Transfer RNA from a Patescibacteria group bacterium, 72 nucleotides, folded computationally. Rfam family: tRNA. The family's RNA type in Rfam is transfer RNA. From the family's description: Transfer RNA (tRNA) molecules are approximately 80 nucleotides in length. The coordinates come from a structure-prediction model, not an experiment, and the mean pLDDT is 82. The sequence was found in a public genome assembly.
Formats: sequence, structure tokens, C1' cells
RNA sequence: GCCACCCUAGCUCAGUGGUAGAGCAACUGUUUUGUAAACAGUAGGUCGUCGGUUCAAAUCCGACGGGUGGCU
Repeated sequence: GCCACCCUAGCUCAGUGGUAGAGCAACUGUUUUGUAAACAGUAGGUCGUCGGUUCAAAUCCGACGGGUGGCU
């Protein structure tokens, strides 16, 4: 230098055009002499940034940034 893939909650990841989700973690409650475990619940997101297409974009297109792998 070229090619491919990835970027969504604190972490690991779903979601392939129509209200953003799960597990773990955090917090609160129940239970216990107490802790852990278990159970119930709560909170947490301008979906990497900017633009475009669309009635409607996390999702499609482009540019940029970051990361991983491959080729030279």
C1' cells in the first nucleotide's frame, strides 16, 4: 500500500427497514443470627462520528475514526 470483517448498556453479545434486547455485573427488596447462594424487582443506551436514501434507519449507501485478520 491492497482486501475482508468488527464498532449496540460497565463487560460479553443478539437484533438484517416499523416501540432497542439477553446473560453477567451494579442497586433495592424477600429469605438468613450474619455472609454467600436462591428468588423478585429497579436502573443503566443520543446503537463510533458526519452525511445520504426512505413515510420510517442500529439495520441500506458513502466518507472519516478506531480495532482484528490476511496479502504484498